Transfer RNA, 74 nucleotides, folded computationally. It matches the Rfam family "tRNA".
């Protein structure tokens, strides 16, 4: 140079097939339980969903760009 794949909460991922309120574990916080920790149980908070631009009433999702990362060829 070139082809393919990934990018969602701190961290791990569903959710893209089929456009229509972005959930679920841990972590964290706050309470309940316990003389007290731990476990465990409820609860909160945390995401403009790699950028940009496009298509549509309506975009994580669809179509181009780019940026990062990984993996083949050269």
């Nucleotide at each position: 140079g070139g082809g393919c794949c990934u990018g969602u909460a701190g961290c791990u991922u569903a959710g893209u097939u089929u456009g229509g309120u972005g959930g679920a574990g841990c972590a964290u916080c706050c309470g309940a339980c316990u003389g007290a920790u731990a476990a465990u149980c409820g609860g909160a908070a945390g995401g403009u969903c790699u950028u940009c631009g496009g298509u549509u009433c309506a975009a994580a999702u669809c179509c181009g760009a780019a940026c990062a990362g990984g993996c083949c060829c050269a």